Annotation: Predicted 3D model of a 131-nucleotide RNA (SAM riboswitch aptamer (S box leader)) from a Pseudomonadota bacterium. The organism belongs to Pseudomonadota, within Bacteria.
RNA sequence: CGCUCAUCUAGACCGGCUGAGGGAAAGGCCCUUCGAAGCCGGGGCAACCCACGGACGACGCCCACGUCGCCCGCAACGGUGCCAACUCCUGCGGGACGACGCGACGAACGCGCCGCACCGAUAGAUGGGCC
Numbered sequence: 001c002g003c004u005c006a007u008c009u010a011g012a013c014c015g016g017c018u019g020a021g022g023g024a025a026a027g028g029c030c031c032u033u034c035g036a037a038g039c040c041g042g043g044g045c046a047a048c049c050c051a052c053g054g055a056c057g058a059c060g061c062c063c064a065c066g067u068c069g070c071c072c073g074c075a076a077c078g079g080u081g082c083c084a085a086c087u088c089c090u091g092c093g094g095g096a097c098g099a100c101g102c103g104a105c106g107a108a109c110g111c112g113c114c115g116c117a118c119c120g121a122u123a124g125a126u127g128g129g130c131c
């Protein structure tokens, strides 16, 4: 770098150095000399992996036990991660509902358009697994 799986509306900042950018990209909208990004030190959040306890299933013929899978809980030593704004918002597809227009008028219904809760896809981020 690639493939795959899970999660992404919760949570958590100070000091030093330095000095102009940053929020992935485009458009917005924000943050920022009352100090951006980066580096260093300390602190914190969370619980993906690791550890521990338990339920269930599969396999080892059965019990016991073991391995694997899955789920629940616990802890925070270790490996990561994170500490403005929902992944800051939107783009693509769908869409309950609502407004408006058209179908000669009203209702129903259909179509169009706009708004919009929500759902999904893509992209991205983080972690686990595989090469």
Stems, first nucleotide, its partner, number of pairs: 002130007013042005021031003026090003043083003048079002052073003056069005087123001092120003095116001097115002100112004